Context: one part of a larger RNA
Molecule: small-subunit ribosomal RNA, 5' domain
Organism: uncultured bacterium
RNA sequence: GAACGAACGCUGGCGGCAGGCUUAACACAUGCAAGUCGAACGGGUGUAGCAAUACAUCAGUGGCAGACGGGUGAGUAACACGUGGGAACCUUCCUAGAGGUACGGAACAACGCAGGGAAACUUGCGCUAAUACCGUAUACGCUCUUGCGAGGAAAGAUUUAUCGCCUUUAGACGGGCCCGCGUCGGAUUAGCUAGUUGGUAAGGUAACGGCUUACCAAGGCGACGAUCCGUAGCUGAUCUGAGAGGAUGAUCAGCCACACUGGGACUGAGACAUGGCCCAGACUCCUACGGGAGGCAGCAGUGGGGAAUCUUGGACAAUGGGCGCAAGCCUGAUCCAGCCAUGCCGCGUGAGUGAAGAAGGCCUUCGGGUUGUAAAGCUCUUUUGUCAGGGACGAUAAUGACGGUACCUGAAGAAUAAGCCCCGGCAAACUUCGUGCCAGCAGCCGCGGUAAUACGAAGGGGGCUAGCGUUGUUC
Numbered sequence: 001g002a003a004c005g006a007a008c009g010c011u012g013g014c015g016g017c018a019g020g021c022u023u024a025a026c027a028c029a030u031g032c033a034a035g036u037c038g039a040a041c042g043g044g045u046g047u048a049g050c051a052a053u054a055c056a057u058c059a060g061u062g063g064c065a066g067a068c069g070g071g072u073g074a075g076u077a078a079c080a081c082g083u084g085g086g087a088a089c090c091u092u093c094c095u096a097g098a099g100g101u102a103c104g105g106a107a108c109a110a111c112g113c114a115g116g117g118a119a120a121c122u123u124g125c126g127c128u129a130a131u132a133c134c135g136u137a138u139a140c141g142c143u144c145u146u147g148c149g150a151g152g153a154a155a156g157a158u159u160u161a162u163c164g165c166c167u168u169u170a171g172a173c174g175g176g177c178c179c180g181c182g183u184c185g186g187a188u189u190a191g192c193u194a195g196u197u198g199g200u201a202a203g204g205u206a207a208c209g210g211c212u213u214a215c216c217a218a219g220g221c222g223a224c225g226a227u228c229c230g231u232a233g234c235u236g237a238u239c240u241g242a243g244a245g246g247a248u249g250a251u252c253a254g255c256c257a258c259a260c261u262g263g264g265a266c267u268g269a270g271a272c273a274u275g276g277c278c279c280a281g282a283c284u285c286c287u288a289c290g291g292g293a294g295g296c297a298g299c300a301g302u303g304g305g306g307a308a309u310c311u312u313g314g315a316c317a318a319u320g321g322g323c324g325c326a327a328g329c330c331u332g333a334u335c336c337a338g339c340c341a342u343g344c345c346g347c348g349u350g351a352g353u354g355a356a357g358a359a360g361g362c363c364u365u366c367g368g369g370u371u372g373u374a375a376a377g378c379u380c381u382u383u384u385g386u387c388a389g390g391g392a393c394g395a396u397a398a399u400g401a402c403g404g405u406a407c408c409u410g411a412a413g414a415a416u417a418a419g420c421c422c423c424g425g426c427a428a429a430c431u432u433c434g435u436g437c438c439a440g441c442a443g444c445c446g447c448g449g450u451a452a453u454a455c456g457a458a459g460g461g462g463g464c465u466a467g468c469g470u471u472g473u474u475c
Stems, first nucleotide, its partner, number of pairs: 001475004006471005013347006019340002021305001026303003030300003035064003040061002043058006071258003081182006089175002094171008102136004111126006142151003156163002184230003191221003196218008233255004237248004260281005283294004311337001313336003319333001320331004350380004360371004386411005394402001419464005424445003430459005440447002
């Protein structure tokens, strides 16, 4: 000198754009953050109707989605990440091609009846539908097999336009796995390792593999730093620097890991699953003491910690996502608004004229000098702000939270708007008074003990300016 997710002190007019718990991955009141489909299915309730039925709504069976999106960085020194390769794999939904969609059956919720329990919830009996479940048939292609051969499927709905279902091939998208190289500090850590290293066989997986097991062999790693200890999410990037480099990894984007702590599997195309399940633990809450409920590192918000970090806001209008044929519903993703000079950028706080120069202040050699064209006065202007009127783009036929916002026009009126630090040298800027090694200053050198340009105040001056200084950190 530059920079910052900054903080503190003094001060503070406006706008645009961005940013905003770096600390306790501490504990959380309350509300919301993942639903949707009646064009899969039966039923309850309500309305209309004599009824058939139609519509609305509710819980349930069923389908798809809750594995995305959002948060955090605790753990992790590792194929976690980055980069470049590889072969033994899976892929719902989507696209394209080929073929099919036949015949039957038995249940379980809801519901009804009867119970248990304080509650959470739950038991028995009975009835019932389906795109829920099961069987049979069929098999171009599919799977297994050297071959012969063996095995395996389906679901219907409707407003008759379509939407689905099953098998298979290819693609696309997404993911799993393996390897080369790169990736912090410590040797006051020198030896580490028994599923350990390799082989055979079997099991397991979507898939290769000590992934697991049995047997056999005795290997494998290490001063080119194994092992151990400490620290740490990694990267694109960011800051600095002429560069090389050094430091960092907030916001945005990619990947990884985690979801009160530890463990486990289920379902599923996909999880070992933040707002799913089970077990154990700590904590909190309810209880009729028998037993139950919970998980903000989602968005707001609370307590606590801290130098320090925001509203318990609006809307699905746009973009995107889920479901649905659709209408639509949901969406604290997102888009907006609110708060904060936290940063960057822009604008303003008036302009012109005005004296050999008012008053006041300060200094003085008492002559004067300076503040100073500064003020007043006169002549103008109206950015910002106020008031009034008009009023968007973003939306393509409809639909605008933002928002009567941005913007435009007009009116009055200098009106609403300047501070902070410094002035001994480094380093731009000097005098007087007070104080008297006191009070104090200080980044370094150093000032202060009676004439202090260094302390405090005043006048004057210098610098920056809605900021200015200080502190911290990096280069």